The RNA shown here (Bacterial RNase P class A) has 381 nucleotides and comes from a Sedimentisphaerales bacterium. Model confidence (mean pLDDT): 76 of 100.
[in-house]
C1' cells in the first nucleotide's frame, strides 16, 4: 500500500444580538404585559409493516368461515423480531440469501421444441438370435434383406428424459449381474434437538419436477384505535308514516344480555347547539402545594456478575418537547471538516430530513468525517 467483508460512532462546537414555546418564582399599569431561571425535534421522528402498553364496545362463550406463522434450540410483555446452530444454495475467502412441514389424500400447472413431460415414449439409430424372405450349395455352413420383433447403451429437443463411472454378459441391449459412488431402511455411536458419520448390516433401489399454484397438516388469532376516549358548558321544536319484534358482541350460525303495543325500532320532513379542560413531567398515592415525599416500571445511562450469544440477575443514579393548522429560530464573529486555485493566504460547502398517545422491531432514504475486527493480492525487510 490496494480491493472487499462484519459492527458501531458523529453527523457540527464555542461566543454574542434579537426572536419563539411551556414550567416556576416575582413584580405592577392586570395587559397574549415585564424580569429572572430551567428545559424545548431524530437515527431515523419517514413508510404504516409487525407486536404490544393504555383506552372504549362486547355479561367477555361454543363453532364455521377468514387471516397469519412454519427446520431445531434458546432470548423476549410480545413479534412474521433477535441470537446460535443444522440442511441447502452463492463466494477463492472473511460472509451473505432462503415465504426451510407435505407432491403416495385429492385437483391444476409446465408455452414452443422434442419420438415422448408421468402409470409417458420410438424420429435417427443398434440387433435382427427366433419367426420371415432371397442368393449358394446335394444339404448343412454361409452370405445378403430388415418384414415380423427386441432394444433404449449411441445422438436428437428441452428448464427438466427415468440413476452415474467401469467390467462382465447379450444377437444387440437394458441393474441383466458384479465392484464403487449414490438412493431407502434398520442398528451403533455423537449430538438437548434439528441432524451428523470415509461406522456396520440388509435392498437392485427411482409412477420425475412444481404447494409466494389450490390445497393438506400442525401452532396461533375478539373488534375498533388520541378523529380512541374523559369531564364540564350551551341548546332545543316537534310533525308524519311503517310498526312487531328490534339492538348488541369484526362476516354467518347457536347461545347470551338489555329494550319493547302506556310503542322499542326504523323511514322521511323541519328546528337548535357545537365552547373548554383534560389526554400530554412513564404510573399510582399521601399532604407540608414542593422543580416535595413515597412505592411501582417491558423506561434510560453507568459499574459488577452470569451466559458463545441475543440477553438476564443486582447496585447506583435520573426520569421536565407537549403543539392544535402547529413553537424548538434567524444573524454575526472565531474554530473544525472537506472540495479547488494564482497556495499558508483566498474562495466555496454541509446529506437524509421536524415530534403530535407511549413503548419493542423490520424496512427506506442519507453528502461527509471516524473507530474496531477480519478476508484476499502485491511489494519490502
Nucleotide at each position: 500500500c490496494c480491493a472487499c467483508u462484519g459492527a458501531g460512532u458523529c453527523g457540527g462546537a464555542c461566543g454574542g444580538u434579537c426572536g419563539c414555546u411551556u414550567a416556576c418564582a416575582g413584580u405592577c399599569u392586570u395587559g397574549a404585559g415585564c424580569u429572572g431561571u430551567a428545559a424545548g425535534a431524530g437515527g431515523a421522528a419517514a413508510g404504516u409493516c409487525c407486536g404490544g402498553g393504555c383506552a372504549g364496545g362486547a355479561a367477555a362463550g361454543g363453532g364455521c368461515a377468514a387471516g397469519g406463522u412454519g427446520a431445531c434450540g434458546g432470548c423476549u410483555a410480545a413479534c412474521a423480531g433477535c441470537c446460535g446452530c443444522c440442511g441447502g444454495g452463492g463466494g477463492u475467502g472473511a460472509c451473505c440469501c432462503c415465504a426451510g412441514g407435505g407432491a403416495c389424500a385429492g385437483u391444476g400447472c409446465a408455452a414452443c421444441a422434442g419420438a415422448a413431460a408421468a402409470u409417458a415414449u420410438a424420429c435417427c439409430g443398434c440387433c435382427g438370435a427366433u419367426g420371415g424372405g432371397u442368393c449358394u450349395u446335394a444339404a448343412u455352413c454361409g452370405g445378403c434383406c430388415a418384414c415380423a420383433g427386441g432394444u433404449a447403451a449411441g445422438g436428437u429437443u428441452g428448464a427438466a428424459a427415468u440413476g452415474g463411472u467401469g467390467c462382465g454378459g447379450u444377437a444387440a441391449g437394458a441393474g441383466c449381474g458384479c465392484a464403487c459412488c449414490g438412493c431407502g431402511g434398520g442398528c451403533c455411536u455423537g449430538g438437548u434437538a434439528a441432524c451428523a458419520g470415509a461406522g456396520c448390516c440388509c435392498g437392485g433401489c427411482a409412477u420425475g419436477g412444481u404447494a409466494a399454484a389450490c390445497c393438506c397438516c400442525a401452532c396461533c388469532u375478539c373488534c375498533u384505535g388520541c378523529a380512541a376516549g374523559a369531564u364540564c358548558a350551551a341548546g332545543c321544536a316537534g310533525g308524519a308514516u311503517c310498526g312487531a319484534g328490534u339492538g348488541c358482541c369484526g362476516g354467518c350460525c347457536c347461545g347470551g344480555c338489555a329494550c319493547u303495543a302506556u310503542g322499542a325500532g326504523a323511514u322521511c320532513c323541519g328546528g337548535g347547539u357545537a365552547g373548554a379542560u383534560c389526554g400530554c413531567g412513564c404510573u399510582g398515592g399521601c399532604c407540608u402545594u414542593g422543580u416535595g415525599c413515597c412505592a411501582g416500571g417491558a423506561g434510560c445511562u453507568g459499574g459488577c456478575a452470569g451466559g458463545u450469544a441475543a440477553c438476564u440477575g443486582u447496585c447506583a443514579g435520573u426520569c421536565a418537547a407537549g403543539u392544535u393548522a402547529a413553537a424548538u429560530g434567524a444573524c454575526c464573529g472565531u474554530c473544525a471538516a472537506c472540495c479547488g486555485c494564482u497556495c499558508c493566504g483566498c474562495g466555496g460547502u454541509g446529506a437524509c430530513a421536524g415530534a403530535a398517545c407511549c413503548c419493542g422491531g423490520c424496512u427506506u432514504a442519507c453528502a461527509g468525517a471516524c473507530u474496531c475486527a477480519g478476508u484476499g493480492g502485491u511489494u519490502u525487510u